Record summary
Transfer RNA from Candidatus Azambacteria bacterium RIFCSPHIGHO2_01_FULL_40_24, 79 nucleotides, folded computationally. Rfam family: tRNA. Rfam classes the family as a transfer RNA.
RNA sequence: GACGCCAUCGUCUAGCCAGGUUCAGGACACGAGCCUUUCAAGCUCGAGAUCGUGGGUUCGAAUCCCACUGGCGUCACCA
Numbered sequence: 001g002a003c004g005c006c007a008u009c010g011u012c013u014a015g016c017c018a019g020g021u022u023c024a025g026g027a028c029a030c031g032a033g034c035c036u037u038u039c040a041a042g043c044u045c046g047a048g049a050u051c052g053u054g055g056g057u058u059c060g061a062a063u064c065c066c067a068c069u070g071g072c073g074u075c076a077c078c079a
Base pairs, nucleotide, nucleotide: 001075002074003073004072005071006070007069010028011027012026013025020059030046031045032044033043034042052068053067054066055065056064
């Protein structure tokens, strides 16, 4: 330098290809309650992400397009 992959709640992740459906879903963790002598486990409820950043397309974008940032990989270059 070229190409490819990845980036979504605190963590892990689904959804993206094929745009629209309550409030972007789930697990763990966290908070409250129930249960228990207490704790754990179990059950119920709750809070938590405008989806890496900036633009574009569109009536409508996590999803399509472009640029950029960060991470990983392959190849190339490298007296």